[in-house]
RNA sequence: GGAUAACCCACCGAAAGGUGUGCUAAUACCAGAUACGUCUAGGAUAAUAUCUUUUUUUAGAGAAAGGUGGCCUCUGAUUCAAGCUACUGUGCGGGGAGGAGCUUGCGUACCAUUAGCUAGUUGGUAGGGUAAUGGCCUACCAAGGCAACGAUGGUUAGCGGGUCUGAGAGGAUGAUCCGCCACACUGGAACUGAAACACGGACCAGACUCCUACGGGAGGCAGCAGUGAGGAAUAUUGCGCAAUGGGGGCAACCCUGACGCAGCGACGCCGCGUGGAUGAUAAGGCCUUCGGGUUGUAAAAUCCUGUCAGAUGGGAAGAAGUGUAUCAUGGUUAAUAUCUGUGGUAUUUGACGGUACCAUCAAAGGAAGCACCGGCUAACUCCGUGCCAGCAGCCGCGGUAAUACGGAGGGUGCAAGCGUUGUUCGGAAUUACUGGGCGUAAAGCGCGCGUAGGCGGUCUGUUAUGUCAGGUGUGAAAGUCCAUGGCUCAACCAUGGAAGUGCAUUUGAAACUGACAGACUUGAGUACUGGAGGGGGUGGUGGAAUUCCCGGUGUAGAGGUGAAAUUCGUAGAUAUCGGGAGGAAUACCGGUGGCGAAGGCGACCACCUGGCCAGAUUCUGACGCUGAGGUGCGAAAGCGUGGGGAGCAAACAGGAUUAGAUACCCUGGUAGUCCACGCCGUAAACGAUGUCAACUAGGUGUUGGAGUGGUUAAUCGCUUCAUUGCCGGAGCUAACGCAUUAAGUUGACCGCCUGGGGAGUACGGUCGCAAGAUUAAAACUCAAAGGAAUUGACGGGGGCCCGCACAAGCGGUGGAGUAUGUGGUUUAAUUCGACGCAACGCGCAGAACCUUACCUGGUCUUGACAUCCCGAGAAGCCCUAUGAAAGUAGAGCGUGCCUCUUUGAGGAGCUUGGUGACAGGUGCUGCAUGGCUGUCGUCAGCUCGUGUCGUGAGAUGUUGGGUUAAGUCCCGCAACGAGCGCAACCCUUGUCUUUAGUUGCCAGCAUUAAGUUGGGCACUCUAAAGAGACUGCCGGUGUCAAACCGGAGGAAGGUGGGGAUGACGUCAAGUCCUCAUGGCCUUUAUGAUCAGGGCUACACACGUACUACAAUGGCCGGUACAAAGGGCAGCCACAGGGCGACCUGGAGCGAAUCCCGUAAAACCGGUCUCAGUCCGGAUUGGAGUCUGCAACUCGACUCCAUGAAGUUGGAAUCGCUAGUAAUCAUGGAUCAGCAUGCCACGGUGAAUAUGUUCCCGGGCCUUGUACACACCGCCCGUCACGUCAUGGAAGCCGACGACACCCGAAGCCAGUGAGCCAACCGCAAGGGGGCAGCUGUCGAAGGUGGGGUUGGUGACUGGGACGAAGUCGUAGCAAGGUA
Repeated sequence: GGAUAACCCACCGAAAGGUGUGCUAAUACCAGAUACGUCUAGGAUAAUAUCUUUUUUUAGAGAAAGGUGGCCUCUGAUUCAAGCUACUGUGCGGGGAGGAGCUUGCGUACCAUUAGCUAGUUGGUAGGGUAAUGGCCUACCAAGGCAACGAUGGUUAGCGGGUCUGAGAGGAUGAUCCGCCACACUGGAACUGAAACACGGACCAGACUCCUACGGGAGGCAGCAGUGAGGAAUAUUGCGCAAUGGGGGCAACCCUGACGCAGCGACGCCGCGUGGAUGAUAAGGCCUUCGGGUUGUAAAAUCCUGUCAGAUGGGAAGAAGUGUAUCAUGGUUAAUAUCUGUGGUAUUUGACGGUACCAUCAAAGGAAGCACCGGCUAACUCCGUGCCAGCAGCCGCGGUAAUACGGAGGGUGCAAGCGUUGUUCGGAAUUACUGGGCGUAAAGCGCGCGUAGGCGGUCUGUUAUGUCAGGUGUGAAAGUCCAUGGCUCAACCAUGGAAGUGCAUUUGAAACUGACAGACUUGAGUACUGGAGGGGGUGGUGGAAUUCCCGGUGUAGAGGUGAAAUUCGUAGAUAUCGGGAGGAAUACCGGUGGCGAAGGCGACCACCUGGCCAGAUUCUGACGCUGAGGUGCGAAAGCGUGGGGAGCAAACAGGAUUAGAUACCCUGGUAGUCCACGCCGUAAACGAUGUCAACUAGGUGUUGGAGUGGUUAAUCGCUUCAUUGCCGGAGCUAACGCAUUAAGUUGACCGCCUGGGGAGUACGGUCGCAAGAUUAAAACUCAAAGGAAUUGACGGGGGCCCGCACAAGCGGUGGAGUAUGUGGUUUAAUUCGACGCAACGCGCAGAACCUUACCUGGUCUUGACAUCCCGAGAAGCCCUAUGAAAGUAGAGCGUGCCUCUUUGAGGAGCUUGGUGACAGGUGCUGCAUGGCUGUCGUCAGCUCGUGUCGUGAGAUGUUGGGUUAAGUCCCGCAACGAGCGCAACCCUUGUCUUUAGUUGCCAGCAUUAAGUUGGGCACUCUAAAGAGACUGCCGGUGUCAAACCGGAGGAAGGUGGGGAUGACGUCAAGUCCUCAUGGCCUUUAUGAUCAGGGCUACACACGUACUACAAUGGCCGGUACAAAGGGCAGCCACAGGGCGACCUGGAGCGAAUCCCGUAAAACCGGUCUCAGUCCGGAUUGGAGUCUGCAACUCGACUCCAUGAAGUUGGAAUCGCUAGUAAUCAUGGAUCAGCAUGCCACGGUGAAUAUGUUCCCGGGCCUUGUACACACCGCCCGUCACGUCAUGGAAGCCGACGACACCCGAAGCCAGUGAGCCAACCGCAAGGGGGCAGCUGUCGAAGGUGGGGUUGGUGACUGGGACGAAGUCGUAGCAAGGUA
């Protein structure tokens, strides 16, 4: 100086909100003046290498605002104003504190299957922009910038102080608290402001929600509460500003979901309680060996205490202020009014909250759970269940005795908690910096050259990068640690200290490292003289052999195999001789010998060429080592082009083999093998051992040099360098092993490994002509995979040895008939068990009934049998009815023994009725068991103590050399001893002696028909005791041994023959039906009893036997010789009868006495004469005998008759080594009767064994092993089925970011601005200045397009993994049957 809001009036709108007229103020706005330091521009000056700064000067620019209280000294004065003053505000300048912006060094996840990225990109000049530097932006110029020390891309993530864990180093993590950053519905952009591109401001676009009168509007809890959703899961729409802090205000005071408190949650940490003392073995539960144990002093009971909770009463601190009142006092003043400052007194302020705390009362009263109990891992029994239900962290539990499931009792551990789940670290030295490895467990690139990098010899000097020492600053607070203190303690809190290993700076040290400079020679190289060599390349030259061709000789085969065939050959092969062609390979030398980096290299000659070794010197002077990437070489096979092609030989063909044989064997045969050029780039490319250097005992070979000693020399010895082997010590190693050629002790560098499978695979990349190579995962799945060594077992591995194991023999079985057992079938039942050897004439040493367990039917239910209790009766005998019997119903007779308290009672024993405990079960489980037995096997083995060795399992002993029937004995030996086995002791038999002679015997004597009798005991025999045989003696062999061979003597000779005797163990061998027994099941039946039937069936198959098939025989007659047994419900002489079985009489004998009881084969004589018979005897008919209650099913025997099969037995298979096989009779047990079976006995009486190759079984040593349920083992692949994850795939559907273009909001900026406008200039017109509007650049969202990356899905398809029993073969483990 000019406006304007509020306000008034009018109007529009549903609302949100808005429009117009009018009034007014400011510390709001505007103009001018002024300016010391401020700013801009120019000049001068000083300092400075420059940037820049100081001083000075000229010109220009830039500001303000007052308010409240008091006062009246000056001016004016009626008030009052101006003025002064205090406080506050305002303007300019300077300084400080705090804060902020910007910049910078270092640090800051994973993926290289992301290797190249970048155009405002990098820098410069000029300008713009900002508070300020800068490509921050623009124009122009230059072509830079980043990256293997990881750029770019992708994925993931806020960072730090700290937190958790860990001994630490580390690893994981980033809640609460503190610091920083970022964000505020999503995206963009700005305004205002000191500060924002702004959580509770504004604009635009988008999505969403809400209101609406449909025109239009509103919103942003990742503030505090609260709601919804999601989720396994996370709190009250509380009280208060009383304290602390913040904002505004002069102040009172206002605001403050910051904050202080309270509420909810055992979410965590801490503290406390749920009682204490005494008290016996109560009840109940559980278990039990039935005795008891345990719960358990636990309870009850008695006596105490009073925390928490409850009730009653009292009751804090947290409060200092501010204000008010009053007093004192200072200032102002005239003033003891006011006002103001200071101090005192009084008063005023508490959300928590009547909370903490204290006292009293009553009362053990209201207050214990959870997990676990097989091992790890503290804690055990019962019941239920029965591979079910279930458990499980790992190993693994559960299939009828579950400490593992479920329950119970008991126990253990923690405790207001406990357990589960998830996550992180630890243990894990299992990513190894501290602190691992790579011969065989995972792991050394196939081998060189070499870039970057890493590491690097000796001496001197300088420096101070690393390094070391001291100082200073910093390393926020909180936290951690230590000390002290405060809440009764603690958690918690407070104060102080330490620590924070770091960073920066400064001072110093100089050994080592680095840098710089100088020197050295030992590392490395160089020159010289020699040397060895299948080192490489090129060209050439040989001989042997194969094959083919030509010719000769010659004739029927050749060839090939386990054996054959295909094949070749009379068109002349094979064989042989001569000539020729061609290709490939180079015999002998040849050798753990040579050379090469590895692959690899082999006739001879020449040329070109690389490396190595030795010697004595010269020179250079660290020139070195290793080596990511890179690059070269790189067997065989394979590929391309062109040659070549003798032999060999994938594929292929044929022949064999075989169940098959797409194999092994054979006959052929094409690629290929060879050459040239080019690819491939892999191998058990191995010493499964990277390269280089140093050091650390030896012995003995080998190759190439050099030196030296002796010797004339050949040659021998010694020393030394290099190469290549073996053995071995220390040391190392899980062990095996390595061991100066290290796998030892060290250093440098590189490569590689981190459970098995999936998988060296998929996808992607790179390389390749292809084949393929290289780089290289995951899902899923398993609890192992693997190494070395040990003990066994096994081998179509080896060595040694044994056995009637084979061989050599004899006789059988398998064929026939019958007997007998089994399977099968049948049946009402055909009872059960035994099943390779080691079931099958077995349990059964004897099924007509019984046995008998099975079936049918009839009966019983405390029972056929045992014990206990009660009642009755002695026991017992006899009869009747009925019935198949068992039984049922009834009748009669009859009373005994013992004791006592003697009309009687009791007892023993027996019978019977009853009650319940119980009996009973040949029901199941031999895989719950005892006992017994079989078998390997009468095989020679199986173990222990101490010692020694080994980390250990284990070994040694027990192996070795001999020997034996023997682990028998001897010798040796890190072993020394011992036990169970072997052997012996026992029985029997073989010889002798003594004793003893009846029932035995008889030499001599007597006697008889007769050892009949007398007599005798010599002999035989009997049965007791002894002797004898021990490799004792001799010779030989042998280790001076053990022992073996031969011999003597002897009855017997090397265990004399035979028997009994069966180690540790194996087979879940056999037996619950001998017996015993746990558990389970059954209880008017799965028990008991009776009758009948069955175990005896019969298309068939098998085992074991008997009898035969005949003449070594059958039949008839005659004549001899045993042993061992048995006998009274018995053996039965003798006599008679009967053809006979047997019967009738009847003596003897309980047996060395009598009987069974004539032994038979044999021998003698006769007959039969080779046949289905005079063989053989089945079967059948008839008649009988005997036993027995009873011979029908279903006995044995006799007589007469009948007279099958069978003429010596296929494949296969059994027994036996001497008085044995074979053959012949005899006896016994069982038993009423019944044997071809079984167990015994004697008679006659052989053959063969050269031997251990083979079959079977066994023993010892050794070897291999992927086996250990142990080869009847393990185990591989296809196919089929199911499930799961994954790759490919025509495609389909998303996500993400980049690029190009289109459209282009808001907004800043720029331009324009005809419309509009108060301040300044101007009298006015107008000007200055500004606004709206419009245009443009930029620009979010949106749209379009072609590509990229990534995810999901996809018919079909590929392989993979897993699954109790599927199919086919048998590839691998043993020599795995073809290494």